[in-house]
Context: one part of a larger RNA
RNA sequence: GAUGAACGCUAGCGGCAGGCCUAACACAUGCAAGUCGAGGGGUAGAGCUACUUUAGUAGUUUGAGACCGGCGCACGGGUGCGUAACGCGUAUGCAAUCUACCUUAUACAGAGGGAUAGCCCAGAGAAAUUUGGAUUAAUACCUCAUAGUAUAUUUGAGUGGCAUCAUUUAGAUAUUAAAGAUUUAUCGGUAUAAGAUGAGCAUGCGUCCCAUUAGUUAGUUGGUGUGGUAACGGCAUACCAAGACGAUGAUGGGUAGGGGUCCUGAGAGGGAGAUCCCCCACACUGGUACUGAGACACGGACCAGACUCCUACGGGAGGCAGCAGUGAGGAAUAUUGGUCAAUGGAGGCAACUCUGAACCAGCCAUGCCGCGUGCAGGAAGAGUGUCCUAUGGAUUGUAAACUGCUUUUGUACGGGAAGAAAACGUGCUAUGUAUAGCAAACUGACGGUACCGUAAGAAUAAGGAUCGGCUAACUCCGUGCCAGCAGCCGCGGUAAUACGGAGGAUCCGAGCGUUAUCC
Numbered sequence: 001g002a003u004g005a006a007c008g009c010u011a012g013c014g015g016c017a018g019g020c021c022u023a024a025c026a027c028a029u030g031c032a033a034g035u036c037g038a039g040g041g042g043u044a045g046a047g048c049u050a051c052u053u054u055a056g057u058a059g060u061u062u063g064a065g066a067c068c069g070g071c072g073c074a075c076g077g078g079u080g081c082g083u084a085a086c087g088c089g090u091a092u093g094c095a096a097u098c099u100a101c102c103u104u105a106u107a108c109a110g111a112g113g114g115a116u117a118g119c120c121c122a123g124a125g126a127a128a129u130u131u132g133g134a135u136u137a138a139u140a141c142c143u144c145a146u147a148g149u150a151u152a153u154u155u156g157a158g159u160g161g162c163a164u165c166a167u168u169u170a171g172a173u174a175u176u177a178a179a180g181a182u183u184u185a186u187c188g189g190u191a192u193a194a195g196a197u198g199a200g201c202a203u204g205c206g207u208c209c210c211a212u213u214a215g216u217u218a219g220u221u222g223g224u225g226u227g228g229u230a231a232c233g234g235c236a237u238a239c240c241a242a243g244a245c246g247a248u249g250a251u252g253g254g255u256a257g258g259g260g261u262c263c264u265g266a267g268a269g270g271g272a273g274a275u276c277c278c279c280c281a282c283a284c285u286g287g288u289a290c291u292g293a294g295a296c297a298c299g300g301a302c303c304a305g306a307c308u309c310c311u312a313c314g315g316g317a318g319g320c321a322g323c324a325g326u327g328a329g330g331a332a333u334a335u336u337g338g339u340c341a342a343u344g345g346a347g348g349c350a351a352c353u354c355u356g357a358a359c360c361a362g363c364c365a366u367g368c369c370g371c372g373u374g375c376a377g378g379a380a381g382a383g384u385g386u387c388c389u390a391u392g393g394a395u396u397g398u399a400a401a402c403u404g405c406u407u408u409u410g411u412a413c414g415g416g417a418a419g420a421a422a423a424c425g426u427g428c429u430a431u432g433u434a435u436a437g438c439a440a441a442c443u444g445a446c447g448g449u450a451c452c453g454u455a456a457g458a459a460u461a462a463g464g465a466u467c468g469g470c471u472a473a474c475u476c477c478g479u480g481c482c483a484g485c486a487g488c489c490g491c492g493g494u495a496a497u498a499c500g501g502a503g504g505a506u507c508c509g510a511g512c513g514u515u516a517u518c519c
Base pairs, nucleotide, nucleotide: 001518002517003516005515006514007513008512009511012371013370014369015368016367017366018364019363020329025327026326027325029324030323031322034071035070036069039068040067045062046061047060048059049058050057051056078282079281080280087207088206089205090204091203092202093201094200097199098198102195103194104193105192106191107190108189110144111143112142113141120133121132122131123130124129150175151174152173153172154171155170156169157168158167159166160165180187181186208254209253210252215245216244217243220242221241222240223239224238225237226236227235257279258278259277260276261272262271263270264269284305285304286303287302288301307318308317309316310315335361337360338359339358343357344355345354346353347352374405375404376403377402385395386394387393388392411455412454413453414452415451419446426439427438428437429436430435431434463508464507465506466505467504468489469488470487474503475502476501477500478499484491485490
């Protein structure tokens, strides 16, 4: 000098930040991922009309929840257990790769079919849940047709390179597509190519400590065939060979997420990896795959385990390292708050819905910064206190009293934002008639907040540590190697500037000290 700090004493305000470093310990409760009726069938309910006998029947309009279907749920948010690794950083490569949504371009969308949820009926079970029957729809599923700059095989020619090869072009054979909706404005579907974005893989270099760890390795190292993957590869498998790594530190053990950055320092270095950003890993513990463009998936599935809960004992349910909150641990770390107004995300043509992301508010001197607790005059240098060489002086001290002034802040009253620009709808204009532009209007959680004005009144606001040397600041009293102090040297045994109190002084100041850690 610094800190995600803690503790002691003290405490007026504001702005901006930060806030479980310990038990990746266990979790009550609420919320954190839905959305689309312009994909589908359609129910409860509600309204209207007609008939009729109280009650109902028929028609029509509208229509929640649930269900099928699409997209999303792989983002956003959390944590740092593991990991010494192509994990990260940096620089390259992929002639060894994929990429939903988005953009651009071209072409296309023909004809059929069988189911199933829902609804209805009948059951089983304490529950979770589940069985059978009948019946129905789709942008759900399936079949056929059509198709090439697609895929596979193959023939010929050209060009290029980086070894396997890449690429262009002309053929042949075979295979694979599609979906409609609607308010007629549009929104979608299929194939291919290109882009953008995102991801995957490989490589050079760098990346902590221990040699009181010296040898390690059988899918091990390489080859061939086959399989697998989006893709290369011992990635897997069969066979063959006997290799591969290592004092330039293999292997083993310990510790640890990495970086941008942060602290310190003149620098070189040394230390750290909170907040914010990028990457990685994980989601009760271990394993596995499914779906999907993308996961081996925090709020999905299955299996095993530990734990907790329900049970009618037959069987079931759960996963806060999301936001709050609880217990425990600890020196120690906050509200079971408000709003989707803005920014962003998901779905939707849109309106809109959802969003503990986010924006705000609450708590905490935890930090940084700013402001205030008055200003000017005022000597009888008053009195008290303290000290002395004591009829008197010194100091407290311009300090107070007293006089004048101001009102930051606080209090009371009044006014009162920016953040909002759009989208949607309305009106107008232009033209290429579905786009653009213009105008007015609508929308604020924070918040009656910030800010501004008026009024009265010095009114509402100072402490902490230290005073032997280092180190700025000295005297008296008490104590008497006691009580005690102390970072080091050391102080205290009767004149203690070092202990305790007082007066005075010094330093910093809404803080001041102590402890811990780093330079």
Small-subunit ribosomal RNA, 5' domain from an uncultured bacterium, 519 nucleotides, folded computationally. The prediction has a mean pLDDT of 84. Rfam family: Bacterial small subunit ribosomal RNA.